[in-house]
This record gives sequence, C1' cells and structure tokens, in this order.
RNA sequence: GAAGCAGAUCAGACGGCCGCCGGAUCGAGAGAAACGAUCCGGAGGAAAGUCCGAACACCGCAGGGCAGGGUGCUCCCUAACGGGGAGUCGCGGCAACGCGAAGGAAAGUGCAACAGAAAGUAAACCGCUUCCGCAGCCCUUCCGGGGACGCGGGAGCAAGGGUGAAACGGUGCGGUAAGAGCGCACCAGUUCCCCGGGUGACCGGGGAAGCUCGGUAAACCCCACCCGGUGCAAGACCAAAUAGGGGAACGAUUGAGGGCUGCCCGCCUGAGUUCCCGGGUCGGUCGCAAAAGGCGAAGGGGGAACCUUCGCCUCCAGAGGAAUGGCCGUCAUCCGGAGCAGGGCAACCUGAUCCGGGGACAGAAUUCGGCUUACGAUCUGCUUUGACC
Repeated sequence: GAAGCAGAUCAGACGGCCGCCGGAUCGAGAGAAACGAUCCGGAGGAAAGUCCGAACACCGCAGGGCAGGGUGCUCCCUAACGGGGAGUCGCGGCAACGCGAAGGAAAGUGCAACAGAAAGUAAACCGCUUCCGCAGCCCUUCCGGGGACGCGGGAGCAAGGGUGAAACGGUGCGGUAAGAGCGCACCAGUUCCCCGGGUGACCGGGGAAGCUCGGUAAACCCCACCCGGUGCAAGACCAAAUAGGGGAACGAUUGAGGGCUGCCCGCCUGAGUUCCCGGGUCGGUCGCAAAAGGCGAAGGGGGAACCUUCGCCUCCAGAGGAAUGGCCGUCAUCCGGAGCAGGGCAACCUGAUCCGGGGACAGAAUUCGGCUUACGAUCUGCUUUGACC
C1' cells in the first nucleotide's frame, strides 16, 4: 500500500436576527380569556417497520381437557421475550471471524421432477457364474471325451459398468461356480458398557456387538415447554344547547302561555307551559412523562450479559393530525482547483494560504425492553498479503 474482520464514538460547534410549540412569572384586565414582556424547556440512533416481549387499562375466566398458535443444543441473565451473554456441535472462510428453527426419520403416514432395473421389508438394463437344449468349429481318438464361441430357455449374484442430488459402509485378504459382512483384519458410523474431565450441551480414552438401520418434519405427525381477548380511538371523571325518556305543578270558553315598548285594563291569538330527575352526544380534565430512568464510582462470580451498594441529575417535549424551523457570520471537518515553503533524483509527502463546493438516513403521538431495516463520518484492535528496510 491492497483486500478484509470485529468493536466503539459522534450525528458539527458558537454567535446574531426572524419565527413555531409547551410552561412559569409579571404587566394590563372583571377574569388563570385574548394581548404584551421576561425567563425556562422543545426529537432519534434509529423517533421508522409495528415483528417479538412487557407495563398499564377494560372485557372474559371454578378446575381440567380438546382444538389452535408459538418455541425447540447447553448453562446463565432478565419483569418478560422468538431478546442478550458465554459456551457446545455442525457448516463456510487461508485467517481475523461469520452463519445455523441445532428435539425425533430405529412409532406411523406421505413425498422425491428428469434419468434409471430399482427411490427402500425392494429390484436386475449391460454384466458375472452355472445348468439344459440346438447348430457348426478346434484338439485327441475315431466307441467316446475335452475346449472356446454363438443362439434360446432356467437358476444364482450384486463385484464391475451405466442413471441420478441421493442406490443399502470403505480398503485388503480369505472364501465361492460366480459373488456378497458370507468370514477375518484395519478404518468409518451406530447402539450399549466402563473410566476420566465439564454445572451442562459435550469432549477425551478403553471395550463389546457385523448392528451398517438412505433423504425429507419452516410435510402431516410424535415428544417437551409456553400461550385468554382487545389495545391509550385502552379506560376513568366532569359535563352544554337541541331533540327524545321519566316525574311533578298549572291549564283548554272557569283560557295556561304568547303578542300589542314597563304596569293595569282592554284587544288579538289558542294548547300547551314551567320546574325537577336520569342517560347519551359536542366539549373539557385525567390517563400522560420520576421511568423495569440516566450518569459516575466501588464491589460480585474465571469472564460477560447482568446484579448489588453508594453518590449525583431531574419542572426539563408532550399537545391537537401534530411545534422543534429559516437566514447570515466565524470556526472546525471533507472534496476539487491554484500557486507558495520545506523534504526527496523522482513519483510524491508534509505545512500554511486563497478560491469554489459538500455534509447522510430520517420527525416523538401511552410508556418501556428488544429485533429488523435505512444511513454519513471518524477512531481503535485484529487477519491475510505486495513492495522496501
């Protein structure tokens, strides 16, 4: 220098001006309305997807079972989890390291395109062996016997070839008509037993049995464990107008009520009027921001996740379809260009200066723990490797 692996951090800073949302105080005001002034606070590492788990709320629920869904190596952590930490085993990578729904196929059922004889209590296309029949040939002898080959049929075999992603362990020796774990030795696997290590998954060593039982369970299924439903538009409280419900009083020629400017009279009109109660709606308040909270230190077990103790921080967004923004300047940072200075033979490196440009993904809506996805930059450690010294 190149290619990679793992982890951490930041998410530009400061100032000025103009705005937005929430709150406190003051002014003014009848008023905690509106208005004005000052001050305080105002998005994220993912606020996102809404995937998983919880808190909280309401509904349901004696207990048990079925159905349905989820999870599935071990130990530990956690309020809980399908999350996390540390490991085991397997796979990938030269390595750093990464990935894994990683129980059961020796309970049953199913499935496997094409090819192939056969896709699993089997089977035989080529092939190998043997027997029978037939035809000719060769050898010897000429009674007959033997040999190689061909055709047809029967029997045995699964070594070799061939098919396939996958074909019923591998190598060798024996054995056999030919073969085959048929027998034996070694190797591999499986099951069982023993010893040692580990909390455990599991690892290491030794022995026995020819046991060799193919794949597939994010196919049905079996086993073990877990699981009630709906979500803050949950829900609780307060509570208009109008209409409607219930009740009471008054009233229909013995005329309520209304109109004619207040009262009386009078005139007109003519069936309701008034009050109370309760429910819902509009609306308002709460839920709703001190929380499984953050930061720091010490301690715990080998270490980690994590836990314990102590100290500090805290009014610190919270509303409503929803504010958190814009402009300018300075500095920092990155990129491009220009010339300058220093070093170097050079390529180039370092330093300051000037000009121009850039800065991602993305916006809280009850809250929290995770996962996943999107995305800019910097730093640290590690791996492999080129060149040079």